[in-house]
Transfer RNA from Bacteroidetes bacterium 41-46, 73 nucleotides, folded computationally. NCBI's taxonomy places the organism under Bacteria, Pseudomonadati, Bacteroidota. The prediction has a mean pLDDT of 81. It matches the Rfam family "tRNA". Gene Ontology term of the family: triplet codon-amino acid adaptor activity. By type it is a transfer RNA. Rfam describes the family as follows. Transfer RNA (tRNA) molecules are approximately 80 nucleotides in length.
RNA sequence: GCGGUAGUAGCUCAGUCGGUAGAGCAUCAGCUUCCCAAGCUGAGGGUCGUGGGUUCAAGCCCCAUUUACCGCU
Numbered sequence: 001g002c003g004g005u006a007g008u009a010g011c012u013c014a015g016u017c018g019g020u021a022g023a024g025c026a027u028c029a030g031c032u033u034c035c036c037a038a039g040c041u042g043a044g045g046g047u048c049g050u051g052g053g054u055u056c057a058a059g060c061c062c063c064a065u066u067u068a069c070c071g072c073u
Stems, first nucleotide, its partner, number of pairs: 001072007010025004019056001027043005049065005
């Protein structure tokens, strides 16, 4: 230098053919218990790496860019 994969909640990851952004764990509150743990119920938390484009509508399609990893030269 070229190619590929990945980047989505604090963490690990889903998200089908473009149509309201989700799960588990964690955190907080409540229930339960003499207390703790466990269990149950609920809540909060997101510029979907960044910047543009296409579209009525983009996590998803297109372009550029950035970080990490892998491969080639």